[in-house]
RNA sequence: GCGCCCUUAGCUCAGUGGAUAGAGUGCUUGGCUUCGGACCAAGAGGUCGCAGGUUCGAAUCCUGCAGGGCGCA
Repeated sequence: GCGCCCUUAGCUCAGUGGAUAGAGUGCUUGGCUUCGGACCAAGAGGUCGCAGGUUCGAAUCCUGCAGGGCGCA
C1' cells in the first nucleotide's frame, strides 16, 4: 500500500428496512436467609463509533472518515 471482518448498556453479545432497541452478566433498591458473595422481585443505565446519502421510514442499505483484528505484498 491492497483486500476482508468487527464497532449496539460498565462487560460479553443478539437484533440484517417498520411497535417504547433487547438478553446474559454487572450495578442500585427491596424481599428471603443464622449470615451471605446464593436465591426471588423491581429499577437505573443507550445521540446503535463519527459525518453525509438513499427511503414515507435506517442499528439495519450506500459512501467517506476513525479505532480494532486477520490476510497478502
Molecule: transfer RNA
Organism: Candidatus Kerfeldbacteria bacterium